Predicted 3D model of a 110-nucleotide RNA (Guanidine-I riboswitch aptamer) from Rhodobacteraceae bacterium PARR1. Of the family's consensus pairs, 96% are formed in the model. NCBI's taxonomy places the organism under Bacteria, Pseudomonadati, Pseudomonadota, Alphaproteobacteria, Paracoccaceae. The coordinates come from a structure-prediction model, not an experiment, and the mean pLDDT is 86. It was read from a public genome assembly, where an Rfam model found it.
RNA sequence: UGAGUUGGCGGCUAGGGUUCCGGCACCACGCGGUGCGUCUGGUCCGAGAGUCGUCACCGGCGGGGCCGUAUCACCCGCUUGGCGCACGGCGGGACAAAAGCCCGGGAGAC
Numbered sequence: 001u002g003a004g005u006u007g008g009c010g011g012c013u014a015g016g017g018u019u020c021c022g023g024c025a026c027c028a029c030g031c032g033g034u035g036c037g038u039c040u041g042g043u044c045c046g047a048g049a050g051u052c053g054u055c056a057c058c059g060g061c062g063g064g065g066c067c068g069u070a071u072c073a074c075c076c077g078c079u080u081g082g083c084g085c086a087c088g089g090c091g092g093g094a095c096a097a098a099a100g101c102c103c104g105g106g107a108g109a110c
Base pairs, nucleotide, nucleotide: 007055008054009053010052011051012050015045016044020042021041022039023036024035025034026033027032057082058081059079060078061077062076063075064074085105087108091103092102093101
C1' cells in the first nucleotide's frame, strides 16, 4: 500500500402502532353497529451500534485418517481461549398501521 473476513438462526427486551381480542363512549336493545391508541392491556411488528442461547468460523489439546511415510487434506471430540470497534440525520418503504423494522455500519461527522 492492496485484497478478504468480521457471520447464520432462535428467544427476550427497549420501542411501536391499532388488523384481531379486550376496554371506554354512543346507537340498537335480538344478532350487532359506529367512534376512540391522547385506552393500562392480550394477539401482532421489533434492534448493526440492546440482551440471552445456539450454530458456524478462528486458536489450543486429544483421537481417527494413509500401498510405505507424514506434524498433510479431511473427519470426530473436548475447551471457565477468541469472535473486535461502532457518533449518525432528513426523507422514503412494507404490513392494518407505526417503530430503534427495511433503505442503513447508508448521507454526513470524527